[in-house]
RNA sequence: AUCGUUAAACGCCAAACCUGUUGCGAAGCAGGGACGGAAAGCCACGGGUCUCGGGGGAGACAGCCGGGUUGCCAUU
Numbered sequence: 001a002u003c004g005u006u007a008a009a010c011g012c013c014a015a016a017c018c019u020g021u022u023g024c025g026a027a028g029c030a031g032g033g034a035c036g037g038a039a040a041g042c043c044a045c046g047g048g049u050c051u052c053g054g055g056g057g058a059g060a061c062a063g064c065c066g067g068g069u070u071g072c073c074a075u076u
Stems, first nucleotide, its partner, number of pairs: 001076001004073001012037002017032006035063001041069003045066003048061005
């Protein structure tokens, strides 16, 4: 520098559920927990789903898909 089809996990993350807490809510955060994950790191840009609202509108989800971006490991 290229590639991600295949392999591995010292180590990393942590679904459901439980407890505490914040929020009208979707959900967030902390602790426990482990279904899974090779970007389950980060970014709401496109689609999607969900919440609040009579509506205009305002939000949530990056562990729904795509895209962008950074990185680990292995191969050459």